Molecule: transfer RNA
Organism: Candidatus Iainarchaeum sp.
């Protein structure tokens, strides 16, 4: 150089074009304990990788363009 799969919260991760983006870890808060961990309840934290087109409506679909993986030459 080609081709294919992928980027959604701190980290992982779900998500048939339809109004409000999920779910665990983790982080703060109160409860529970002398206390500390487990344990419960509850809360923040997302320009859904960057631009543009399709449409009434994009994370979703198409197109360029960036970053990571594999794999061909």
């Nucleotide at each position: 150089g080609g081709g294919c799969c992928g980027g959604u919260a701190g980290c992982u991760u779900a998500g048939u074009g339809g109004u409000u983006a999920u779910g665990g870890c983790g982080u703060c808060g109160c409860c529970c304990u002398u206390a500390c961990a487990a344990g419960g309840c509850g809360a923040a934290g997302g320009u859904c990788g960057a631009g543009a087109g399709u449409u009434c409506g994009a994370c979703u679909c198409u197109c360029u363009c960036u970053c990571g993986g594999c794999c061909c030459a």